Notes
RNAcentral holds the sequence, with entries from Rfam. GlmS glucosamine-6-phosphate activated ribozyme aptamer from Eubacterium aggregans, 146 nucleotides, folded computationally. Taxonomically the source falls in Eubacterium (Bacteria, Clostridia, Eubacteriales, Eubacteriaceae). Rfam family: glmS glucosamine-6-phosphate activated ribozyme aptamer. The literature on the family includes a 2006 paper in Nat Struct Mol Biol by Jansen et al., "Backbone and nucleobase contacts to glucosamine-6-phosphate in the glmS ribozyme".
[in-house]
Order: sequence, then structure tokens, then C1' cells
RNA sequence: GGAUUGACUUGAGCGCCAGAACUCAUGGUUGGUCACCAAAGAAGAGUUGACGAGGACAGGGAGUAUCGAAAUUUCGGCGGAUGCCCUGGAUAGCAUCUUUUAAAACGGAAGAGUGAUCCUUCGGACAAAGAAGAUGAAAUCAUAUG
Repeated sequence: GGAUUGACUUGAGCGCCAGAACUCAUGGUUGGUCACCAAAGAAGAGUUGACGAGGACAGGGAGUAUCGAAAUUUCGGCGGAUGCCCUGGAUAGCAUCUUUUAAAACGGAAGAGUGAUCCUUCGGACAAAGAAGAUGAAAUCAUAUG
């Protein structure tokens, strides 16, 4: 350093790929400056296909279900999902301030692969929503200052 086994931890931008794009070798077509190179295409094998924050009272329902960052596919499709609607628990809304380690993209290093690409790691940042607390004042219940 690798493989196997077991345990622990992680968990919904979470998993998958037949459209699409890209890569590869094989065998042919066309062209050329013809030992080779280029172009288009066939079937085959592979690669890509969401960056974190946040989110679970119960039952039922529908179903493209919050927030921002990045930027040629984070396109397109399928499945799932803490969201949404209704009912119940349950009478219970609003404003301001403070706090709440972003990550990728970017730059670099090492490794795997023919390659597209992938994994690990280093550096420096930059969000919004939601949540918690405090203050204000409103509402409801209780009854003596909750």
C1' cells in the first nucleotide's frame, strides 16, 4: 500500500440512466501533402448527469416540495423525500435586533485510467431562508400576577 471480514459513523440536491453530450479501440466509407493524417457515420464498451444550508406530532390527500452559491448538462427522464393542503391535538398572530464554522465553483499537490473522467488532500474566501434568544406590543386561557 492492497484485498477480505467485523464493528462504528454518515443519510434526501438522496439514488438511478434508456434521451443528450463526451471518450475509446475494432472494421469499413470519403478526401489528402497517402508507411500516416483528417472528416462524417455504424454498432459495441465506457464517462458525465445537484454545491452546500435547512427541514419529521398523528392520520388522510395531491404531488415539477424550502433557501441561496455556482454557471456550456446543476439539460432531460424515472424513483424517493422531513415541504404543501385538509382534519385532529390546539385559543395563540406581528415587528426589530443579536447569534447560528457554508460547500463546491477557483488556485495547487499526489494517485488511478489509453482516454473522457474519477478519488484523496492543501489554500483563501463569499450567502439566503429557516431556527434559537432578547425586546416591544397585540390576542387567548387561567385567576392573582402565570